[in-house]
Context: one part of a larger RNA
RNA sequence: GAAUGAACGCUGGCGGCGUGCUUAACACAUGCAAGUCGAGCGAGAACGUUCCUUCGGGAAUUAGUACAGCGGCGGACGGGUGAGUAACGCGUGAGAAUCUACCUCUUAGUGAAGAAUACUCUUGGGAAACCGAGGUUAAUGCUGCAUAAGCCUCUUCGGAGGGAAAGGUGCCCUAUUUGGUGCCGCUAAGAGAUGAGCUUGCGUACUAUUAGCUAGUUGGUGGGGUAAGAGCCCACCAAGGCAAUGAUGGUUAGCCGGCCUGAGAGGGUGAUCGGCCACAUUGGAACUGAGAUACGGUCCAGACUCCUACGGGAGGCAGCAGUGAGGAAUUUUGCGCAAUGGGCGAAAGCCUGACGCAGCGACGCCGCGUGGGGGAUGAAGGUCUUUUGAUCGUAAACUCCUGUUAAGUGGGAAGAAAGGUCUGUCACUAAUAUGGACAGAAUAUGACGGUACCAUUAGAGAAAGCACCGGCUAACUUCGUGCCAGCAGCCGCGGUAAUACGAGGGGUGCAAGCGUUAUUC
Repeated sequence: GAAUGAACGCUGGCGGCGUGCUUAACACAUGCAAGUCGAGCGAGAACGUUCCUUCGGGAAUUAGUACAGCGGCGGACGGGUGAGUAACGCGUGAGAAUCUACCUCUUAGUGAAGAAUACUCUUGGGAAACCGAGGUUAAUGCUGCAUAAGCCUCUUCGGAGGGAAAGGUGCCCUAUUUGGUGCCGCUAAGAGAUGAGCUUGCGUACUAUUAGCUAGUUGGUGGGGUAAGAGCCCACCAAGGCAAUGAUGGUUAGCCGGCCUGAGAGGGUGAUCGGCCACAUUGGAACUGAGAUACGGUCCAGACUCCUACGGGAGGCAGCAGUGAGGAAUUUUGCGCAAUGGGCGAAAGCCUGACGCAGCGACGCCGCGUGGGGGAUGAAGGUCUUUUGAUCGUAAACUCCUGUUAAGUGGGAAGAAAGGUCUGUCACUAAUAUGGACAGAAUAUGACGGUACCAUUAGAGAAAGCACCGGCUAACUUCGUGCCAGCAGCCGCGGUAAUACGAGGGGUGCAAGCGUUAUUC
């Protein structure tokens, strides 16, 4: 000199864009953060309103709506944190023995049956959480059977054996059965895309005041196991394997793109944003699933907190806000799904503390303003003085203007076209149904926000501080003090004329900031 997620002191007008627990991975009140589908399934209220009434009630509507249940998909994404990890964890190359829901393309199918169960009803236990018993019912839930082009296993290459499925909803025809067709599904197989698992070369902190480490250890054979290679696991056999090019141990640490500095080489760093990894109160375990060994799932154990009828139960903010604690120190218990993105759904739509916005903080960067021209009786006043004057100083007053920002008034966005509706054309089709593709028309939707922005009104009116002035280092004098009080980054000042302490005047430098401290180059 540059820099910072900074803090502290003094000061503080406005705006834009960023950014904000670096400490206790400490404990958490409260609310919200993951649901959705009735076009998979069975059931199914009430309030209210209207009508009837024997005044007890009943019917219609509300409504096949709400709340639940079964089932599907999603809860493995998104969001948080950096405790652990010196490791194929990460970075960068290479590789072979793998899987991949949803999506795209292709091929072939989608037959005929069955038994349950939740919900509901009856009933029991319990303070509660919840747990039973009996009866009844459905499905795209479950079970086996049939079929098998391709698939898997075996093969004497002729073949043999094995294994699937689920329907729903539009339209047309049909008296009905049924048939045709569109869309969404389902099953099997192949290819792709995406995502993931695995192996490996090289690189990846300090320490020798850590020198030896290792028995599933190193390799082989045969099995098991996995989606998949492998001591991954097991039996047997051999005795290997690593290490001064630092094994093993210890300490510290998430890694990278990047960021800071520097002419570069390098050094430091890993906040925000992006990629990867790890973790979710501590430790362990599996289940489900395409995918987890699962933050807002399950089970067990520990610590802690809460409820309890003392028998037993409930919980997990390192999600967004917020609270306490710790600390030098870090924000609102805000608005909205309008946009972008995600989940579910055929869609309308629903959900979304992701996200978009707003709020707070000079925390940072950038921009703007605090007025401009004229004005010498060089006013008053302050300070200094050789007592003549010098200086603050065109500074002020005074005069002529301007109108940024702030204030008032009026107007007022872009971000929003996808979607849905209607019309037309095209291909599919028996069809001028339906559905699809394309085009057109009118139309709905804005949290921010009456915000940005624009116009206009009055008026210099509301807006400057901080540090320094001995040398380094730009900037000097007076008074006070008297090795005292004090200053100080280094050298050093102060013991009676201190440009170095304190105050005044003056000056210098930066400026809505200026200094100090901490840290890095």
The part of an RNA shown here (small-subunit ribosomal RNA, 5' domain) has 521 nucleotides and comes from an uncultured bacterium. Rfam family: Bacterial small subunit ribosomal RNA.